[in-house]
């Protein structure tokens, strides 16, 4: 340099073009406990990598850019 795949919460990942973008773990608070752990209940946290486009409507489709994985050279 070329091709493929990927980029969504702190981490790992969901989400058929359509309701307020969710789950687990982590974090915070409460219950429980002599105190913790475990368990139970609740809570905070997201410009869906960036910019355009298509559409009544985009996390999803198209283009460019940025970053990463793998392969080829």
């Nucleotide at each position: 340099g070329g091709u493929u795949c990927c980029g969504u919460a702190g981490c790992u990942c969901a989400a058929u073009g359509g309701a307020u973008a969710g789950a687990g773990c982590a974090c915070c608070g409460g219950c429980c406990u002599a105190c913790g752990a475990a368990g139970c209940c609740g809570g905070g946290g997201g410009u869906u990598g960036g910019a355009g486009g298509u559409u009544c409507g985009a996390g999803c489709c198209c283009u460019c850019c940025c970053g990463g994985u793998a392969c080829c050279a």
The RNA shown here (transfer RNA) has 73 nucleotides and comes from a Myxococcales bacterium. The RNAcentral record of the sequence draws on ENA. The source organism's lineage runs through Bacteria, Pseudomonadati, Myxococcota, Myxococcia and Myxococcales. Its Rfam family is "tRNA".